[in-house]
Molecule: Bacterial RNase P class A
Organism: Magnetococcales bacterium
RNA sequence: AGAGUGGGUUGGAUCGUCGCUGGUAGCAGGCAGCUGCUGCGGGAGGAAAGUCCGGGCUCCAUUGGGCAGGGUGCCGGGUAACGCCCGGCGAGGGUGACCUCAGGGACAGUGCCACAGAAAACAAACCGCCAGACGGAACAUCUCCAAGUAACAAUGGGAUGUUUGAUGGUAAGGGUGAAACGGUGUGGUAAGAGCACACCGCGCGGGCGGUAACGGCCGUGGCAGGGAAAACCCCACCUGGAGCAAGAUCGAAUAGGAGGACGGUUACGGCGGCCCGUCGAGUCCUCGGGUUGAUCGCUUGAGGUAGUCGGUGACGGCUAUCCUAGAUGAAUGACGGUUGCCCGUUGUUGCCGUGCGCAGGCCUGGAAACAACGGAAACAGAACCCGGCUUAUAGACCCACUCUGAAU
Numbered sequence: 001a002g003a004g005u006g007g008g009u010u011g012g013a014u015c016g017u018c019g020c021u022g023g024u025a026g027c028a029g030g031c032a033g034c035u036g037c038u039g040c041g042g043g044a045g046g047a048a049a050g051u052c053c054g055g056g057c058u059c060c061a062u063u064g065g066g067c068a069g070g071g072u073g074c075c076g077g078g079u080a081a082c083g084c085c086c087g088g089c090g091a092g093g094g095u096g097a098c099c100u101c102a103g104g105g106a107c108a109g110u111g112c113c114a115c116a117g118a119a120a121a122c123a124a125a126c127c128g129c130c131a132g133a134c135g136g137a138a139c140a141u142c143u144c145c146a147a148g149u150a151a152c153a154a155u156g157g158g159a160u161g162u163u164u165g166a167u168g169g170u171a172a173g174g175g176u177g178a179a180a181c182g183g184u185g186u187g188g189u190a191a192g193a194g195c196a197c198a199c200c201g202c203g204c205g206g207g208c209g210g211u212a213a214c215g216g217c218c219g220u221g222g223c224a225g226g227g228a229a230a231a232c233c234c235c236a237c238c239u240g241g242a243g244c245a246a247g248a249u250c251g252a253a254u255a256g257g258a259g260g261a262c263g264g265u266u267a268c269g270g271c272g273g274c275c276c277g278u279c280g281a282g283u284c285c286u287c288g289g290g291u292u293g294a295u296c297g298c299u300u301g302a303g304g305u306a307g308u309c310g311g312u313g314a315c316g317g318c319u320a321u322c323c324u325a326g327a328u329g330a331a332u333g334a335c336g337g338u339u340g341c342c343c344g345u346u347g348u349u350g351c352c353g354u355g356c357g358c359a360g361g362c363c364u365g366g367a368a369a370c371a372a373c374g375g376a377a378a379c380a381g382a383a384c385c386c387g388g389c390u391u392a393u394a395g396a397c398c399c400a401c402u403c404u405g406a407a408u
Stems, first nucleotide, its partner, number of pairs: 001404010012339007020043002023040007045379001049390002052388005057243004064276004069239005074088005089103001090101004104234002109232002112227002126174002128170003136164007144157003182200006201223001202221005208215002247296004257287006268280003303322008342375008351366003355362002
């Protein structure tokens, strides 16, 4: 200097005028709710989004058990809890920093592995290799035997070699495929094969380290029951339901309306489905009528910030300090000035590089600083609250680490 990896912060500031809303103090009015004025202090996010998880809280409800259903899935921690976070283990990717994993079980059972291929779970021979054995043919050579010849030749038997059909052996080589019943090497064989051996792998046994997942070591055995459960399933652990439009209170009005079903014991009703238990005498359907108002819930919390201690870390303890929206057809805004970040243009200053020149210098390009002008400013808005995950995000900055190149 370049290229990367992981993490974090921010994402405008300030002043003036007018306006909205909540709290609080004072004053005034009002029976009260409340209204007005003045002062002081507040008023959208890192994701407020998604509604994907977990809870707090409220009700069913006087509220227990089980089944089904659903969720998670290596080990150990954190947390109120989680499917989240932290630290490890294993597998895979990357030169590396690091990243990814829907990470228990295929010997409980069922189903699946298309096409291709000989063959896809206890097999199998498409191309190919072999000629040792069984048994057949052809050719060549030998000189051995028999008979034969004057001798050779022809004939029969034998030996060796070559070729080949059938039969037999083979699964090492080639092919198919995502995957073919261990891999590499050596020996051996007719050719091959754990056939034998060495190493690796696999099974079994022992012992060591680690809380554990798991890892190493020693011994032993020629020896592996393929893949996939994000198929059904098995195993371990967890699990009521509905939700702030939950729910509570006050006020007001109407039609103490009409019709029907089930039930008073066990059969009806209460609780997402089912059963047991338990509680109760009511529960439900259709038509029609009245109300649509006000208050609470509603913001002090598993809260924020700072320091310190413990811990690899997530996080936890202690001390101090702070109160930082609560709207309800829905407030948190409008206008103007200055300025910060970003982009572009022009000018000035010095610096560096290419080219030209004897030189002074000239031309041209680049980055930096300053000044002026112009432009632009991401994703996006609370509605009971909190902890996570996921998604979107212009720009700016910081920290740590890896690789490459150069210089000292």